[in-house]
RNA sequence: AGAGUUUGAUCCUGGCUCAGGAUGAACGCUAGCGGCAGGCUUAAUACAUGCAAGUCGAGGGGCAGCACGGGUAGCAAUACCUGGUGGCGACCGGCGCACGGGGGCGUAACGCACGCGUAUGUAAUCUGCCUUAUACAGGGGAAUAGCCCAGAGAAAUCUGGAUUAAUGCCCCAUAGUAUUAUCGAAAGGCAUCUUUUGAUAAUUAAAGCUCAGGCGGUUUUUGAUGAACAUGCGUGUCAUUAGUUUGUUGGUGAGGUAACGGCUCACCAAGGCGACGAUGGUUAGCGGGUCUGAGAGGAUGAUCCCCCACACUGGUACUGAGACACGGACCAGACUCCUACGGGAGGCAGCAGUAAGGAAUAUUGGGCAAUGGAGGCAACUCUGACCCAGCCAUGCCGCGUGAGCGAAUUGACGGCUCUCUGGGCUGUAAACUUCUUUUGUACGGGAAUAACCCUCCGAACGUGUUCGGAGCUGAAGGUACCGUAAGAAUAAGGAUCGGCUAACUCCGUGCCAGCAGCCGCGGUAAUACGGAGGAUCCAAGCGUUAUCCGGAUUUACUGGGUUUAAAGGGUGCGUAGGCGGAUUGAUAAGUCAGUGGUGAAAGCCUGCAGCUUAACUGCAGAACUGCCAUUGAUACUGCCAGUCUGGAGUAUGGUUGAGGUAGUGGAGAAUGUGUAGUGUAGCGGUGAAAUGCAUAGAUAUUACACAGAAUACCGAUUGCGAAGGCAGUCUACUACGUAUAUACUGACGCUAAUGGACGAAAGCGUGGGGAGCGAACAGGAUUAGAUACCCUGGUAGUCCACGCCGUAAACGAUGGACACUAGUUGUUGGGUUAAUCGUCUCAUUGCCGCAGCUAACGCAUUAAGUUGACCGCCUGGGGAGUACGGUCGCAAGAUUAAAACUCAAAGGAAUUGACGGGGGCCCGCACAAGCGGUGGAGUAUGUGGUUUAAUUCGAUGAUACGCGAGGAACCUUACCUGGGCUCGAACGUAUAGGGAAUUAUGCCGAAAGACUUCUUCCCUUCGGGACGAUCUACAAGGUGCUGCAUGGUUGUCGUCAGCUCGUGUCGUGAGAUGUUGGGUUAAGUCCCGCAACGAGCGCAACCCUUAUCGUUAGUUGCCAGCGGAUCAUGCCGGGGACUCUAGCGAGACUGCCACCGUAAGGUGUGAGGAAGGUGGGGAUGACGUCAAAUCAGCACGGCCCUUAUGUCCAGGGCGACACACGUGCUACAAUGGCCGAUACAAAGGGCAGCUACCAGGUGACUGGAUGCGAAUCUUUAAAAUCGGUCUCAGUUCGGAUCGGAGUCUGCAACUCGACUCCGUGAAGUCGGAUUCGCUAGUAAUCGCGUAUCAGCCAUGAUGCGGUGAAUACGUUCCCGGGCCUUGUACACACCGCCCGUCAAACAAUGGAAGCUGGGGGUACCUGAAGUCUGUAACCGCAAGGAGCGGCCUAGGGUAAAACUAGUAACUGGUGUUAAGUCGUAACAAGGUAACC
Repeated sequence: AGAGUUUGAUCCUGGCUCAGGAUGAACGCUAGCGGCAGGCUUAAUACAUGCAAGUCGAGGGGCAGCACGGGUAGCAAUACCUGGUGGCGACCGGCGCACGGGGGCGUAACGCACGCGUAUGUAAUCUGCCUUAUACAGGGGAAUAGCCCAGAGAAAUCUGGAUUAAUGCCCCAUAGUAUUAUCGAAAGGCAUCUUUUGAUAAUUAAAGCUCAGGCGGUUUUUGAUGAACAUGCGUGUCAUUAGUUUGUUGGUGAGGUAACGGCUCACCAAGGCGACGAUGGUUAGCGGGUCUGAGAGGAUGAUCCCCCACACUGGUACUGAGACACGGACCAGACUCCUACGGGAGGCAGCAGUAAGGAAUAUUGGGCAAUGGAGGCAACUCUGACCCAGCCAUGCCGCGUGAGCGAAUUGACGGCUCUCUGGGCUGUAAACUUCUUUUGUACGGGAAUAACCCUCCGAACGUGUUCGGAGCUGAAGGUACCGUAAGAAUAAGGAUCGGCUAACUCCGUGCCAGCAGCCGCGGUAAUACGGAGGAUCCAAGCGUUAUCCGGAUUUACUGGGUUUAAAGGGUGCGUAGGCGGAUUGAUAAGUCAGUGGUGAAAGCCUGCAGCUUAACUGCAGAACUGCCAUUGAUACUGCCAGUCUGGAGUAUGGUUGAGGUAGUGGAGAAUGUGUAGUGUAGCGGUGAAAUGCAUAGAUAUUACACAGAAUACCGAUUGCGAAGGCAGUCUACUACGUAUAUACUGACGCUAAUGGACGAAAGCGUGGGGAGCGAACAGGAUUAGAUACCCUGGUAGUCCACGCCGUAAACGAUGGACACUAGUUGUUGGGUUAAUCGUCUCAUUGCCGCAGCUAACGCAUUAAGUUGACCGCCUGGGGAGUACGGUCGCAAGAUUAAAACUCAAAGGAAUUGACGGGGGCCCGCACAAGCGGUGGAGUAUGUGGUUUAAUUCGAUGAUACGCGAGGAACCUUACCUGGGCUCGAACGUAUAGGGAAUUAUGCCGAAAGACUUCUUCCCUUCGGGACGAUCUACAAGGUGCUGCAUGGUUGUCGUCAGCUCGUGUCGUGAGAUGUUGGGUUAAGUCCCGCAACGAGCGCAACCCUUAUCGUUAGUUGCCAGCGGAUCAUGCCGGGGACUCUAGCGAGACUGCCACCGUAAGGUGUGAGGAAGGUGGGGAUGACGUCAAAUCAGCACGGCCCUUAUGUCCAGGGCGACACACGUGCUACAAUGGCCGAUACAAAGGGCAGCUACCAGGUGACUGGAUGCGAAUCUUUAAAAUCGGUCUCAGUUCGGAUCGGAGUCUGCAACUCGACUCCGUGAAGUCGGAUUCGCUAGUAAUCGCGUAUCAGCCAUGAUGCGGUGAAUACGUUCCCGGGCCUUGUACACACCGCCCGUCAAACAAUGGAAGCUGGGGGUACCUGAAGUCUGUAACCGCAAGGAGCGGCCUAGGGUAAAACUAGUAACUGGUGUUAAGUCGUAACAAGGUAACC
């Protein structure tokens, strides 16, 4: 000191979360020792038991109990007597009990009051013991407790009688520096006054004891200590608490008190407090300090110290120096206990302890040795204060659990792991060896804390005090500490390891189990779950939870913001308040400086010191930033006094304007209505229609009349106004602005909480008015629906007057006022001027732009720049501008304004994409123009579905469906049924023994297979080898799963023109530029321009084929010319001319011409050329997209099966069939069918083959026979052409289906082959919506070949040639694509996102008839104890008392109302929740722009 998290990425705003420190902590796991601290935060709940306040016999009477002594009795034990002695229960008396100890209920400053902190005051006070000083202590009296006797009662306790003491009580004497009253004098002060002093009068004291030293007593006084009172300042929260108070505020008098005072009372006055927060509610002891923080602050108030208040709850006084009293009293109340039921007793918030509550907090310990306290002359007694010990890792601090060396071939065993013949990690870690001994164990020694008091001795002298020495006194404790011995011996865990955040692999699990502080992980390869190995961080602890501060500048004083992220009030006026021009003087409140006092101690900080160190403790210093007083300074601010003109304002003379209000009159256009005329069938309206109006005459048109509302043109980025707002014209009244000149006032100013005024539209009330428009409503359309958009009508309203409402995206989303900071260019109104020129200037209103600012967009003298002053407002999103309460309002509603709960985001600006029923440009058989098909029929084939034992599997929009399959009868085959095998059906290597194996035979069987019989090979260097079988060992096998783990291959966008990089530049950045722009192209093709310059993958070209020509070469090809032969044929000799074959070349490049153009290039039935602008076709497929397809072609990771998911065999199935879809074939006929005749190809194939030719058969084919491993042999072209027939019919079309008979292949044609012949002769007469292909040798049409293959379900696929068209105006529309631009709430990217009702579950919350509490106030009734007060009867000589009465009050009761809390039938909205319903409101022009 920061980090994570909103996005595809970026910058910002903004919240949430983390890393740090702390704790009186708790919980989980673990645990060796010591020191020092700390230890009921909850129930101020209830308490058993013990202890916590007594002491004094040197105050007193005495003597129960104990001890000693004495006496009597007794042998003794013992019993009895005896206050004689030590002492002492109970009693009288003195002092103490008001300290010490406890917990924090109440208390927000009081009820009469300042509780606390701090600083003052008391001239308004008291003070036991202590201290200083003074003067005294004489005499007398009456009681009473105890003891004794008697009595009541269960007890507690009480009553009566007799007798008695004092340091108890009373009386008398003495009396002043005391007190009171009166009269003076002096000095001083702070208003009342105070001090000193004088005179007179009155009143009040005492106690004894003694060891003879002393200890006490009384009066007055000094000081100290303690207490009391008063005052200034400071000291939570809520305004959804705004008014409060009647002894209240003050005065006079009296009473009371230690003392002032409404403290109390009588009378008088009507005050006092409050927005600088009274009153009320709620929470809370305050401070020194503690934690945190850089600090300022924030939080806190345990332990220790000071103060306060409290003692079961409430009230009250007594005693006393001091209490309204924790271990005292009385009364009332609640609770508990005892009881003989009559009555009594009690108060742990003292120390231990118990119960309860709670996550949670200790021993019913030792001692008065020390320190301190009470009493005492003292010894001493008492002391749960205190000193110690015990328990607890609760915290802080310290120590230890060992240290050195140590790798043999580089590092053992084991564990884990990897790319596994072997490496890596654990790891110098271990072992081994050397050393040490803290701690622990054993044994031995062993403190300080102790000084007093007292006793003894000594000294000084003042002779009863001080000093010195010796002795005596230790709970902790045989503890701390020290020494010796043996021995590595007795001692390590916890959390974490995806990022933040240091630390990684394997196995298990499979959105399960689980983790999680935030982001998030887990759906079969999880570094995130669980385990293991390893690692990391701390360490006798480690983690978790809770809370506080920090980080958070996220409440911002230090130190934030407000155009768009949350946030400027709708706008003026103006009160309080805040702030305020120039100058002079005075003052000294603020301010600054010095000095004095105070700021307790402890704590913090610094230094030193003591425990072995540290924590801890001691001493000293500093600090305590504060408050008070005093002295001084006077710049600034304030206050007072004076002056000034610049700010502000006033007057006069100009000027501008839809500024406002009122009025009346009139104005014209339009609209509507009425009347009248002309006129006839429609008008109107829409995307198209309909409702509506109209033959009773509309619409249209003409004239006249009326009505209400609004004011075209001018008109503008114009003007005016504070804003809302203001628009025909005129008049009246009125307000503002503005420049200039002169004069005047002299800071009069700025801002503005509360307040008050104005305030669009809509809405409300009363009364008018009502033409047009037009919520609601009605009808017509649209639609799946249409409570909408569109249309026809139409009420309120819109208009006027008066009164309310008080809100708007009331916006420049920008508060008002002043000052300063480059410019350019418009505009309105003034001034200057002779001028409407020019220049300059003031005020207004716009655009652009520098510096500067901003997250960016942008703002930029009209600031969002630079300063100071004032006001409003903001602090994550939702819940919510909502609920409740208050105020306002007739209502609607407005204003003020939360919480629970919930999420980790919500948001701003900009970027790249994608998308749009946005725009621009362009392309494509994309549309259009054409030709032919599909969809209807039959059939073939594939798919879905269904069926089945099985119908194996895959492919599923385009980009699956005659696809994998280029060929399922067995095989294939993966599926089903059944029968078999288990190192296996196949292959390899090695070992061993043996020589067979194959074939053939028999038998069982469906076969596989099992059993049986016969036979015995080849080569040889004689070692052996080959071969196949067997045994053993190692390797099996899987068409099982995952194409979402993969390789490879492929489809598609798309043969579309795109996709990127380096350097530079711009931007905070994502990114941009280049690649955009102007042209051009099939093309990111090329040219020009340009902060870009270059480059790469694509395009094109290079390759193959085809079209022309040349050349070379002529066999198996060819045959023009020459010759030979045949019925005939390149058949033969020959030939290279031609065709052809196949090598090499040529040729095409917008090269030439014309025109257009800067160029690139374009145009031209141009020329030439076989071919012309890429000549045609093919191969060739950029970066990437679709988790596209394939684990069943192959390969491969992981998982799964192993007498089976492997493997062999037979049969069946893949061929099923209500149905649906795709792709084909054949047709429906005359451009045709049938019959006959006659021509012309190309490219391929062929020995288990193609087969000429001959024969047989109607034919498929069969039987012979020959040629050819092929430019040689073989393999029929068909449509076409010519002729005949059919004549528009379900036909001489069409051929399905079925019957019969055959042929061929094959082990085998039943399921389930093809073909042939005869017979049969179905649907179908051109096909709905729709949809497909094709731009030239193309479509259409015709046949031929080949692969696979025994055969074939081929009408498929793939090649070949024959014949051979039509059309393209054009780019509006549909589809797809490219570039630029625009909008976006999309980024899984429109198959996106997303809203609301309803239904379901859960959660918190509002209202609510009512019910139940709580505290406080008010009124009335009653009223204990008690103080005060009154009092004739009773007691007492008296003082006085009893009794009775009065005032006040705690408590109790009654009543009405308010406040507050809980609960509640029912009810309202809100939030949350993988896959509910209905629609589609928003985001694109979101399909009606959105929003208030």

A computed fold for a 1492-nucleotide RNA from an uncultured bacterium, annotated as small-subunit ribosomal RNA. Its mean pLDDT, the model's own confidence on a scale to 100, is 82. It matches the Rfam family "Bacterial small subunit ribosomal RNA". The sequence is in RNAcentral, with records from Greengenes.